[in-house]
Molecule: Glycine riboswitch aptamer
Organism: Spirochaetaceae bacterium
RNA sequence: AUGAACGGCGCGAGAGAGCAUCGGGAGACCGAUCGCCGAAGGUGCAACGGGCGGACCGACACACGGACCGCUUGAAUCUCUCAGGCAGAAGGAUCGCGCCGGGACG
Numbered sequence: 001a002u003g004a005a006c007g008g009c010g011c012g013a014g015a016g017a018g019c020a021u022c023g024g025g026a027g028a029c030c031g032a033u034c035g036c037c038g039a040a041g042g043u044g045c046a047a048c049g050g051g052c053g054g055a056c057c058g059a060c061a062c063a064c065g066g067a068c069c070g071c072u073u074g075a076a077u078c079u080c081u082c083a084g085g086c087a088g089a090a091g092g093a094u095c096g097c098g099c100c101g102g103g104a105c106g
Base pairs, nucleotide, nucleotide: 006101007100008099009098010097011096012095013094018034020033021032022031023030024029035086036085037084041082042080044078048074049073050072051071052070053069054068056066057065058064
């Protein structure tokens, strides 16, 4: 199920930070130097929670319950600034609508 989660496509909305300096180039851009931003992507984590193990207590036939120790695991718009970005364009987490896939969670 008159179709959830999730994924893709299209349209609309969508922030932040030097139109930095020097050199090259017709330009798009490339290299270097400092200064910055967080909302592509990526990194990290918790006093709390889950799992496993240990030994202790209650109970004691099993099971179960309690607190302790060790290991492991769990998030973000937080964090780091690797990547990316700092006029415009492009990109852009996320939100809305439509379509497609999907097939039961939210």